[in-house]
Context: one part of a larger RNA
RNA sequence: AUCGUUCGUAAGGAACUCGGCAAAUUGCGCUGGUACUUUCGAAAACAGCGGUCUAAAGGUAACCUUUUAGAUCUCAGAUAAGAGAACUGGGUGACAGUUUACUAAAAACUUAGCGUCCUGCCAAUUUGAAACAAGACGUAUAGGAUGUGACGUUUGCUAACGGCCACUAAUUUAAGUAAUCUGUUGUAAAAGAUAGAUAAACAAGAUGUGGUGACGAGCGGCCGUAACUAUAACGGUCAUAAAGUAGCGAAAUUCCUAGGCAUUUAAUUGGUGUCCUGCAUGAAUAACGUAACAACCUGGUUGCUGUCUCGCGAGCGAAAACC
Numbered sequence: 001a002u003c004g005u006u007c008g009u010a011a012g013g014a015a016c017u018c019g020g021c022a023a024a025u026u027g028c029g030c031u032g033g034u035a036c037u038u039u040c041g042a043a044a045a046c047a048g049c050g051g052u053c054u055a056a057a058g059g060u061a062a063c064c065u066u067u068u069a070g071a072u073c074u075c076a077g078a079u080a081a082g083a084g085a086a087c088u089g090g091g092u093g094a095c096a097g098u099u100u101a102c103u104a105a106a107a108a109c110u111u112a113g114c115g116u117c118c119u120g121c122c123a124a125u126u127u128g129a130a131a132c133a134a135g136a137c138g139u140a141u142a143g144g145a146u147g148u149g150a151c152g153u154u155u156g157c158u159a160a161c162g163g164c165c166a167c168u169a170a171u172u173u174a175a176g177u178a179a180u181c182u183g184u185u186g187u188a189a190a191a192g193a194u195a196g197a198u199a200a201a202c203a204a205g206a207u208g209u210g211g212u213g214a215c216g217a218g219c220g221g222c223c224g225u226a227a228c229u230a231u232a233a234c235g236g237u238c239a240u241a242a243a244g245u246a247g248c249g250a251a252a253u254u255c256c257u258a259g260g261c262a263u264u265u266a267a268u269u270g271g272u273g274u275c276c277u278g279c280a281u282g283a284a285u286a287a288c289g290u291a292a293c294a295a296c297c298u299g300g301u302u303g304c305u306g307u308c309u310c311g312c313g314a315g316c317g318a319a320a321a322c323c
Stems, first nucleotide, its partner, number of pairs: 002318008011309002015307001020304001028050005037042001039150001051072009073077001085302007092294002097109002113148007125134002151289004156219003161216002163212005170207003176202001179198007220238005247281001248278001259275006
């Protein structure tokens, strides 16, 4: 020189870095107490005070405590230890709860609320070969299945395809079975027996008809047109089961893209707002908002700092060296 660990550091103060990671700052209690917002429950900050002792007054059953006035000690009174950094924009999920024991705690799962379907009780559903059993010593305000996920505003069009439900004149149709015919057998002749052929009438299903989207699923092109230009309220045409409504939109979705504009910076592939040209948004596979909440994700500000400019110094230990 090196490594581990603990501490300090001039001036600057995030220039470090994917990113303030790490460290530093803050830290307790009481009093006053407001802003934006709000589902009226909440919800920031910010300011002031604080040790010990004495007296008086007030309160209490008491401990104790409040107010006022004074005294007193220390470098320092929330004296040590312990002990929140704060603010703000956006996204997502309402919250609270749960999870990958041993790399993921989350926006994933769940949840209350909402919807649909099944089930009338020997219930549906589920385990089992079955008896039985769970459901349930329950009875549709119940039980099961499934989707969505507080709350607020909403949830558009399509029944062509697949599914499900209902109906059913006609068509098609299995096993089984009348009837007829033929052969063999049988009888004096029959009946009967047996094998084969033909075949009427009969089930569900399918074909058919209708319903159903908080079932699965789907939700268009082309051309022209306004007195600058541009654009197209308007018109034409093809086409469909119907041609994407409200809302939102370069988004956790935008390829081109570092989109255009504004704002934030001295400078921004970032953030926010807006525009809409949505490669490839869109309505319970939910759409759009949303106070509160979050070891969530992502921007900005203040403070703070050895993260850095750029290193340096110290304690302890290891190792090396030496013995």
Notes:
A computed fold for a 323-nucleotide part of an RNA from Ulva sp., annotated as large-subunit ribosomal RNA, domain IV. A source record names the gene rrl.